Transfer RNA from Anaeramoeba flamelloides, 72 nucleotides, folded computationally. The coordinates come from a structure-prediction model, not an experiment, and the mean pLDDT is 84. It matches the Rfam family "tRNA".
[in-house]
RNA sequence: GCAUCUUUAGUUCAGGGGUAGAAUGUUUCACUAGUAAUGAAAAGGUCAUAAGUUCGAAUCUUAUAAGAUGCA
Repeated sequence: GCAUCUUUAGUUCAGGGGUAGAAUGUUUCACUAGUAAUGAAAAGGUCAUAAGUUCGAAUCUUAUAAGAUGCA
C1' cells in the first nucleotide's frame, strides 16, 4: 500500500427492514442471628461517526474512524 472481517448496556455477545435483548456485573427488597447462596424488582443503549435508499434502518448502500487477519 491492497483485500477481508469486526464496532450493539460496565463486560462478553445475540438480534440481518416494523418501538433493542440475554448472560454477567451494579443498586434496592425478600430470605438469614449475620454473611454467602437463592428469589423478586430497578437502573443502565443517541446500536462507532456522517450521508444516502425506504412509509419505516442497529439491520441495506457509501464514506470516515478505530481494531483484527491475510498478501505485498